Model confidence (mean pLDDT): 84 of 100. A computed fold for a 325-nucleotide part of an RNA from an archaeon, annotated as large-subunit ribosomal RNA, domain IV. Rfam family: Archaeal large subunit ribosomal RNA. The family has 91 seed sequences and 2,955 matches in Rfam 15.1.
Context: one part of a larger RNA
RNA sequence: CCCAGGUUAGGGAAUUCGGCAAGUUAGUCCCGUAUCUUUGGUAGGAGGGAUGCCUGCGCUCUCUUUAAUGGGAAGCGCAGGUCGCAGUGACAAAGGGGGCCCGACUGUUUAACAAAAACGUAACCGGCUGCUAGAGAGAAAUCUUGUGUAUAGCCGGCGAGGUCUGCCCAGUGCCGGUAUGUUAAACCCUGUUUCAACGGGGCUAAGCACCGGUAAACGGCGGCGAUAACUCUGAUCGUCUUAAGGUAGCGUAAUCCCUUGUCGAUUGAAUGUCGACCUGCAUGAAGGGCUUAACGAGGUCCCCGCUGUCCCAACCUGGAGUUCA
Repeated sequence: CCCAGGUUAGGGAAUUCGGCAAGUUAGUCCCGUAUCUUUGGUAGGAGGGAUGCCUGCGCUCUCUUUAAUGGGAAGCGCAGGUCGCAGUGACAAAGGGGGCCCGACUGUUUAACAAAAACGUAACCGGCUGCUAGAGAGAAAUCUUGUGUAUAGCCGGCGAGGUCUGCCCAGUGCCGGUAUGUUAAACCCUGUUUCAACGGGGCUAAGCACCGGUAAACGGCGGCGAUAACUCUGAUCGUCUUAAGGUAGCGUAAUCCCUUGUCGAUUGAAUGUCGACCUGCAUGAAGGGCUUAACGAGGUCCCCGCUGUCCCAACCUGGAGUUCA
C1' cells in the first nucleotide's frame, strides 16, 4: 500500500454523473393519520407515546376437591415500587415525504456483462373458417388444434379503466362484379398437290383491362398573397393545387435542429426539475391520442432525517502482500 470489518470531535452531500457506499428507521401495543381515488385502496400514510424487573389486585379459560377455596395455562387491565445513559438492552427487524416521465396491474426475459419503458396480459378491433372446415406438421399414410364446432378454433393489430378515435380509396393491397376488350395450350375449321412439320382462322379459363367497395388494410393528411378606427395580429378574402389538405387533444416533449427557446417557481448561484407559452426543423388519434387511482429492485428532480461520500484525516481488529531476521 491492498482486502474484510469497527470507532470518530465539529460540520452534514460541501463528495459524486448520481447519496454509489455506509448510515438512519426497525419488533409489539396505544394514540393518530393528509392528498388523491376506479370507494377497493393509498395506509404500517405521515407523526407521537409506551416497552425491563419486583409486588398486589380485577377479569377471561381450564382442572381437581367442590362448601369456601386451592392449583394450572395463556392473555387483557389497574395500582404501587425499583435500577440503569439506555428495558423489542444481544439476535432479529421498513428511512420517510413530494413532483414529473414510461408501462395499467400480478407475471416473463438476454443460463454466464442488459430485468427494462422490452415481452406477456385481461379488455377492444379486424381477417379466415359450417367441419371431409380453417390453420399447422409430413414425401405419403396419417397426426395436432380437438374426440373441440362460430359464446369455437386459427392468424393479425392494439394493450386495464375513463374519454375519444377526425379527413383521404388517387397509389399499393384485399374483397365483390362484369355486357365488352385482351388472352395459352388443348379442341374445331383450313392452306401449302398427298403425309408430317409449319402457317392462317375460330372457340376460350383464370388473370389483366373495366366498374364498385374497403383505412382498428399498407399508407397519406399543402403553398402564395392581401386584409380590422395607432401598432401588432388576422376571424375574413383572392389565387395555385391535392385523393384529402392534420380535426379533438397534447406540445421545446423518451419527439424541438436553432436551444442553456421565453416567462414563472425552486437555488446564494440551476445546460437540472416543475408549471405555463406555442414560432410542432420533423406531435397527433388502435404503427392509437389525451388522461388516470393502484402497482414498479424502471427513469428523473426536490425536501426532511441520517451519516467518514466529503472538509481531512486518525486510530483499532483480522487477513493478504512486501521487506528483514